RNA sequence: AUAACGGAGAGUUUGAUCCUGGCUCAGGACGAACGCUGGCGGCGUGCCUAACACAUGCAAGUCGACGAGAAGGGAGGGUAGCAAUACUUUCCCGGAAAGUGGCGCAAGGGUGCGUAACACGUAAGCAAUUUGCCUUUAGGACAGGGAUAACGUUGAGAAAUUAACGCUAAUACCUGAUGAUGCAGCGGCAUCGCAUGAUGAUGUUGUUAAAGUCUACGAGAUGCCUAGAGAUAAGCUUGCGGCUGAUUAGCUAGUUGGUAGGGUAACGGCCUACCAAGGCGACGAUCAGUAACUGGUCUGAGAGGAUGAUCAGUCACACUGGAACUGAGAUACGGUCCAGACUCCUACGGGAGGCAGCAGUGAGGAUUAUUGGGCAAUGCCCGCAAGGGUGACCCAGCAACGCCGCGUGGAGGAUGAAGGUCGUAAGAUUGUAAACUCCUUUGGAGGGGGACGAAAAACUGAGUCUAAAGGGCUCAGGUUGACGGUACCCCUAGAACAAGCCCCGGCUAACUACGUGCCAGCAGCCGCGGUAAUACGUAGGGGGCAAGCGUUGUCCGGAUUUACUGGGUGUAAAGGGCGCGCAGGUGGGUUUGUAAGUCAGAGGUGAAAGCCUGGAGCUCAACUCCAGAACUGCCUUUGAAACUACAAAUCUUGAGUGCAGAAGAGAGAAGCGGAAUUCCAGGUGUAGUAGUGAAAUACGUAGAUAUCUGGAAGAACACCAGUUGCGAAGGCGGCUUCUUGGUCUGUCACUGACACUGAGGCGCGAAAGCGUGGGGAGCAAACAGGAUUAGAGACCCUGGUAGUCCACGCUGUAAACGAUGAAUACUAGAUGUCGGGUUUUUACUCGGUGUCGCAGCUAACGCAUUAAGUAUUCCACCUGGGAAGUACGAUCGCAAGGUUGAAACUCAAAGGAAUUGACGGGGGCCCGCACAAGCAGUGGAGCAUGUGGUUUAAUUCGAUGCAACGCGAAGAACCUUACCUAGGCUUGAAAUGCAAGAGACAGGCUAUGAAAGUAGCUCUCCCCUUAAAAGGCUGUUGCACAGGUGCUGCAUGGCUGUCGUCAGCUCGUGCCGUGAGGUGUUGGGUUAAGUCCCGCAACGAGCGCAACCCCUACCAUUUAGUUGCCACCGAGUAAUGUCGAGCACUCUAAAGGAACUGCCUACGCAAGUAGCGAGGAAGGCGGGGAUGACGUCAAGUCCGCAUGGCCCUUACGCCUAGGGCUACACACGUGCUACAAUGGAUGCUACAACGGGUAGCGAAGUCGCGAGACGGAGCCAAUCCCUUAAAAGCAUCCCCAGUUCGGAUUGGAGUCUGCAACUCGACUCCAUGAAGUUGGAAUUGCUAGUAAUCGCGUAUCAGCAUGACGCGGUGAAUACGUUCCCGGGCCUUGUACACACCGCCCGUCAAGCCAUGGAAGCCGGGGGUACCCAAAGAUAGUGACCUAACCGCAAGGAAGGAGCUAUUUAAGGUAAAACUGGUGACUGGGGCUAAGUCGUAACAAGGUAGCCGUACCGGAAGGUGCGGCUGGAUCACCUCCUUU
Repeated sequence: AUAACGGAGAGUUUGAUCCUGGCUCAGGACGAACGCUGGCGGCGUGCCUAACACAUGCAAGUCGACGAGAAGGGAGGGUAGCAAUACUUUCCCGGAAAGUGGCGCAAGGGUGCGUAACACGUAAGCAAUUUGCCUUUAGGACAGGGAUAACGUUGAGAAAUUAACGCUAAUACCUGAUGAUGCAGCGGCAUCGCAUGAUGAUGUUGUUAAAGUCUACGAGAUGCCUAGAGAUAAGCUUGCGGCUGAUUAGCUAGUUGGUAGGGUAACGGCCUACCAAGGCGACGAUCAGUAACUGGUCUGAGAGGAUGAUCAGUCACACUGGAACUGAGAUACGGUCCAGACUCCUACGGGAGGCAGCAGUGAGGAUUAUUGGGCAAUGCCCGCAAGGGUGACCCAGCAACGCCGCGUGGAGGAUGAAGGUCGUAAGAUUGUAAACUCCUUUGGAGGGGGACGAAAAACUGAGUCUAAAGGGCUCAGGUUGACGGUACCCCUAGAACAAGCCCCGGCUAACUACGUGCCAGCAGCCGCGGUAAUACGUAGGGGGCAAGCGUUGUCCGGAUUUACUGGGUGUAAAGGGCGCGCAGGUGGGUUUGUAAGUCAGAGGUGAAAGCCUGGAGCUCAACUCCAGAACUGCCUUUGAAACUACAAAUCUUGAGUGCAGAAGAGAGAAGCGGAAUUCCAGGUGUAGUAGUGAAAUACGUAGAUAUCUGGAAGAACACCAGUUGCGAAGGCGGCUUCUUGGUCUGUCACUGACACUGAGGCGCGAAAGCGUGGGGAGCAAACAGGAUUAGAGACCCUGGUAGUCCACGCUGUAAACGAUGAAUACUAGAUGUCGGGUUUUUACUCGGUGUCGCAGCUAACGCAUUAAGUAUUCCACCUGGGAAGUACGAUCGCAAGGUUGAAACUCAAAGGAAUUGACGGGGGCCCGCACAAGCAGUGGAGCAUGUGGUUUAAUUCGAUGCAACGCGAAGAACCUUACCUAGGCUUGAAAUGCAAGAGACAGGCUAUGAAAGUAGCUCUCCCCUUAAAAGGCUGUUGCACAGGUGCUGCAUGGCUGUCGUCAGCUCGUGCCGUGAGGUGUUGGGUUAAGUCCCGCAACGAGCGCAACCCCUACCAUUUAGUUGCCACCGAGUAAUGUCGAGCACUCUAAAGGAACUGCCUACGCAAGUAGCGAGGAAGGCGGGGAUGACGUCAAGUCCGCAUGGCCCUUACGCCUAGGGCUACACACGUGCUACAAUGGAUGCUACAACGGGUAGCGAAGUCGCGAGACGGAGCCAAUCCCUUAAAAGCAUCCCCAGUUCGGAUUGGAGUCUGCAACUCGACUCCAUGAAGUUGGAAUUGCUAGUAAUCGCGUAUCAGCAUGACGCGGUGAAUACGUUCCCGGGCCUUGUACACACCGCCCGUCAAGCCAUGGAAGCCGGGGGUACCCAAAGAUAGUGACCUAACCGCAAGGAAGGAGCUAUUUAAGGUAAAACUGGUGACUGGGGCUAAGUCGUAACAAGGUAGCCGUACCGGAAGGUGCGGCUGGAUCACCUCCUUU
């Protein structure tokens, strides 16, 4: 100096957000296990499961007490022998095995079964106790005696063992003596104490002891006896503390206490007898389950939580149960007895055993070591000692099981080597990594040295203490090591012998390639995988840790997710339906006292170890040692007196009482009243009534309904009536009377804290329901009938029974709600209203009841003096969703059911509030040929064309609601063509490059063949370059490659459709909100329009709208006039702009102009709107086109094109012929032609526009009935041609019919195109003459030059048009209007939807799997009760039998014992219950499981608003009745508030 130091979050519910809430992860730890891997050392640790069973060895002995005296040693003698030697004997040593005796064996060591207990922890107490060995003090040890084991002899037995007889010793045993301060009885005295009492001295009587051995011979050593004290160890008692369950609520007869006795070391029901009736329990008894407890250990910021291996303290146990003996101590792990189970031996008669000691074995199990060394050290036992013993202990062995340390090399080294991987082919990366150069040598290897741990005790010598001595003490000498030739040190060589595991989608550090293709697999949570997987497997690379790394399991943490620190309950889980009230908890002001809580000081204790701090020792560390702090606790004591408490006193403000008033659907009982309904009787009267969306059932000619009169009955009380009143809640409504509860106001008189809350308890408690008895008008579950419907067990209708009503009794639940417990105090206001008070009366105040609103609170919504704000007190309740308010149990109930109330299993969510969308059989506003008003159609016929289906060798493919279906296809006889059959080719039909080799190429011919092709023949012998080489060109061969209308439009580009030419979609900054988001963009107007104006926490801006572009309508504007035009002039013709001339007009095609609500009137603030206004060719966007915001539909297209990936490669490529795409019972779409007279036929006769034309348009003329043929002028086009437009107009015929309508079909004859019209073209002529007479349900287009109708042109194209795209001619009707259908836009509302209503979602049934309840029973388990039997033992009695010590001469006695009896009692048995498990035919519901069945209950007004309670009914969701709630949309009305 220090003991201080300490707190992180993330993922996952949603389209997104905030919150609630669970699940999961990151951390630490472990006596661990498993997988892969493994160099060394140190220190620790190592059966958590079967307290399962154990072979074998060891784990407790020892000794100067005793007898005996083996082996062995020494000395001597004798016999034999020459001797060595052998035998024998005496003496001296020696002292084994076994035995008597002493001490020890009750320690040490093991385990955690039992135990919820004074077992443990802590603190006290014993005046209610014991204590061997040890220390200390005082005293003593005298005299005798009888046995017995060993041993010997004889027996029994297989053995274990044992019997009889005989001998002997002691520190074994016994008798006597002595003896007190001991003990016991009696007596007083003194002192002390918290009671019983204790202590001390004392008087008297009685009673009680002993052992020797060794020796150096001494006043030696050691042992023995008595008594006191101490120490140590133990026993007992008590306060407090630490588990779960109430689905265990009552337990207890020795039980609780007393008296007396017994027993114990000791108190005590510990035991016995008697007496009393107590004792324990909601502060949890009893019962059940689980468990050794603690210091500590792990975790945590802490408080806590979990745990109780190793080390230490205590307890319990020793095969299971019971019992005592011995002893100081045991009810005794390695002792005894008994019973039981098991194992072993056996001669079958009988015996033996207890590893939860150390090793070890088997078994169990995911799992846990050597049948090692040593007593050298530390302890313990015995011994005087030497010493002996010690699986305690010290060491070694095995195991990465843990902690700690070290190493596997260090420095340099870029051609950034090779190889690998990736690649856009440039390169990148592995990577200074390697190679290579220099250096070092720990560990390992070889060699050498070599410990600490050892201090002693014996023994020898010296000194010292002492009067003297000692074996006391000191010094010197002296001996002892399992580990171990180990640690450590030195030398030698040499980078040499030494790296793995997990991970790389996010959390969470770290990414690419290939393979696979919802498969294989991964996964802690979320979740990956269905052909481009950073998530599977492999590789490369990377990240982390490292002799380890991961996984699994368990505990704490994170988790404030049980909240003491530190949570909540309006809507998320959660306030009891309401009150009264015992216990309990809490409690107003003042004073005094006490000191239980509280605070302070001191003392004791809180074992050691551990944790923490400082220091020290092993090279460091782990580890160990020393010191300190700490141990937050308990006890004792001394103080303090503010607060709480207690005691006493007092006060009035809390509470209550009194007095004077007040309001009220408060409660109970009795009586009365009118309206309405139904019924009955009668009158009038006639055909309907009733009911509904529409109907029917029903009622009615037997007279209903209607109407009038009279009567009966029951139930409910219109208006008043009001977010008015009263009540604790449920609830209460006509009027009157009686009885009765509570509340409010005022006044101040009285009591004096009497208060608040309230577990259990008691009472009240809507509706439905139950019982008994009444009553029964209306209404009305069930039920019946009629409708509706696919069905309709419903909604609707007609009936209708319980019930609804009354009395008495039960039930005890509701969305019993303000989803808000009660009480008290405080904290801005504003404005209604009810009941009082004051007369300071537009005001104030008290008590209620509403609305708005500040601070504050809240996740938000919202609450806000009637709190969900700020505080206090008490109660109740919650802890993810489902299973489930279910099961079992208990309890209440007549029943229905109520109350209490789980688990297995399963999911990763379930949920609240708010946001943006989408949706609604929600609302408001608005628009659109959306409806309406009209016109013409489609749907019926025939045909054309497309599609589906079917068929086929093939009928190629695609498109499929709107937004596929005369669509791709602007044109399938071959070709096209992608399909089928058959025949062929293989570097290929077309492309590029390389190599080899050949040659001009091209052309012609023959055979075969359906052709393609195949096989040959012939002709020719190239060009450029100076030559060669090389190159160009054309065949052949071989490589690369081509090719694919093969797949994926859900890998894509591009393009397109659609909502929709709808008016929307967004951004920046600011502001609001925790946030998603909002505002702007909403509102009031206006518009075709988010068009514009006004207002506004918004101000601006972008993409869309509009405009700019094209066509069209006008120009008495300009320019230009040929092929156009022709007014004027001229020429010519039968006639014509035919010609000259001209460009005025028309026209052509360029540029411009013109229209802007500009003007007027009206309305309006404005924007703008209105006007058969003016003017104008055109008027309010003039008409048409092009133009398509952000986005939606994984919309369409890989078969237009492009393109990733995959697939085929003598074929899925290419060529050829023929066939098919054209089929045909049928269904649908789109069209054409018709059905006729507004028409058909015939004849005559007018008027267009857009376009096209040289492989072309093709005139005139001639021929043909015609299609057409011949012909060939003109035209590359304002010139020529296609090209006669048709409907219309005029005239005639037809006269309403299957026709002079209609034209299909069929027969015949032709034309044209084309190699080719059979399958399969178009057209013409003649003949034929089908269906069809205006079309069901349904449905389409169109608002003006539109519909309708009429023809003309073009693209494609050899030919082929009813289709498509254009053009002009003729030319209407109607729109009141926005209720409805459809689609869309904006605002708002509800939502359980967000893949967004084609959404979500409920229940039965069927299938599979899982756990679970019930169940006739069956099989166990532990505990208790009663009874039976009763071993050993103990106690008591008895003891006729037996007996050494004492007495006695003896007989005998005393005393003891065997035996017997009684009591108690383990095990065992029996019985009936309770509890708790397992199993169980069958059965009940529950959960889970991509695509099962039936319906559609809920979410929107969910199509009958939903839900709660209850009752009945029904395949199921569910329906209906009664009462309740809003957690119901919408409309209207009322009231209140705010704003203009």
Overview
This is a predicted structure of a 1540-nucleotide RNA (small-subunit ribosomal RNA) from a Candidatus Brocadiaceae bacterium. The RNAcentral record of the sequence draws on Rfam. NCBI's taxonomy places the organism under Bacteria, Pseudomonadati, Planctomycetota, Candidatus Brocadiales, Candidatus Brocadiaceae. Rfam family: Bacterial small subunit ribosomal RNA. The coordinates come from a structure-prediction model, not an experiment, and the mean pLDDT is 83.